A computed fold for a 363-nucleotide RNA from Pseudoxanthomonas sp., annotated as Bacterial RNase P class A. The RNAcentral record of the sequence draws on ENA. The organism belongs to Pseudoxanthomonas, within Bacteria. The gene name in the source record is rnpB.
């Protein structure tokens, strides 16, 4: 030049005009209105994990259920990050992993296929031991054979193999020589496995020696180990508190309390009055200084930790954060807070910076 990888930012900029919202001064004729700070995101999203607040419930400990799951580490805390291991994919920067445990048990594997757990359909050999056939020897002999021995042949019986062939996803370590009747870790080299030894590592694991193989898979079967979990949620929770109507205490009342506009008669007549206390409307509240940024430094390989210095960065309740006009580019994407915070997951026009690979030219 050209293809890619990891990592961090940014999210049209600029000026001017006219608006929203909370605050804090301030003036107000009590409606308001002037002046100054701030005023959406990297995901505010999905509500998927995991804290914090808050209420309720709780002696301890076990069961049962969920969750998590290579080792160490960080963190408040993770289904989170970091570092390692291990396996896989890339030529390579790197970039994926539901990755404890099959030697506790129990079960599971459609179809094919002899067999998916101890099994043999084709086939392969029959070495031993029978069978049938020859050949040869002995021994007997009614001369027809008989009965032995030892050799050759058949694949027929028992039996002996799992190489090859065939089915499967998957078939009892591989491959190649030896080696055998044929085969077979039977033996031997590489490679593999191993629950043995030693060494390195805090660990997962690795390395080397050693063992001929202890016998296969699935734990996103059930299980087993090892850790971790009480419930609901800002519509949480807390103060304030009407009107009505209920409640509860007390004092008075049928020997008349209490009405009948103020007294008396008279009439009515079972309540009257105070005080508390729970609560509904409605108001306040929790609400934003927080596991907060920024910037230096110091520890660490990192993820974070520890100091110092600065700094305040939406808090609404119809719920604001727009809108127009001018310059300009590379023409602007996905999207809006509603208790707050870590993270994961999704969307998302374009661009910026740093770091590293691999290819090609050229010096």
């Nucleotide at each position: 030049g050209g293809a890619g990888c990891c990592g961090g930012c940014c999210a049209g900029a600029c000026a001017g005009u006219c608006g929203c919202g909370u605050c804090a001064u301030c003036c107000u004729u009590c409606g308001g209105g002037a002046u100054g700070c701030c005023g959406a995101g990297g995901a505010a999203a999905g509500u998927c994990c995991g804290g914090g607040c808050u209420c309720c419930a709780c002696a301890g400990g076990g069961c049962a259920c969920g969750g998590u799951g290579c080792c160490a580490g960080g963190u408040a805390a993770c289904c989170c990050c970091u570092g390692g291991g291990c396996g896989g994919c890339g030529c390579g920067a790197g970039c994926c992993g539901a990755c404890g445990g099959a030697a506790a048990g129990u079960g599971c594997a459609a179809c094919a296929g002899a067999a998916a757990g101890a099994u043999a359909c084709c086939g392969c050999c029959g070495a031993u031991g029978g069978c049938c056939c020859g050949g040869c020897g002995c021994u007997c002999u009614u001369c027809g054979g008989a009965g032995u021995g030892u050799u050759g042949g058949g694949a027929u019986c028992a039996g002996g193999c799992a190489a090859g062939g065939g089915u499967g996803a998957a078939a009892u370590g591989g491959u190649g020589c030896g080696g055998c009747a044929a085969g077979a870790g039977c033996g031997c080299a590489c490679c593999g496995c191993g629950a043995g030894u030693c060494c390195g590592g805090c660990a997962a694991c690795g390395g080397a020696c050693c063992g001929g193989c202890a016998c296969g898979g699935c734990a996103a079967a059930c299980c087993c180990c090892a850790c971790c979990g009480g419930g609901a949620g800002c519509a949480a929770g807390g103060c304030c508190a009407a009107a009505u109507a209920g409640g509860g205490u007390g004092a008075c009342g049928a020997u008349g309390a209490c009405g009948c506009g103020g007294c008396c008669c008279g009439c009515g007549g079972a309540g009257u009055c105070a005080c508390c206390g729970g609560g509904u409307a409605g108001g306040c509240u929790g609400c934003u200084u927080g596991a907060g940024c920024g910037c230096a430094u110091c520890g660490g390989c990192g993820a974070c930790g520890g100091u110092g210095c600065g700094c305040c960065c939406a808090g609404a309740a119809g719920a604001a954060u727009g809108a127009c006009u001018g310059u300009c580019c590379a023409c602007g994407a996905c999207a809006g807070a509603a208790c707050c915070c870590g993270g994961c997951u999704u969307a998302u026009c374009g661009g910026c910076c740093g770091g590293c690979u691999c290819c090609g030219c050229c010096g």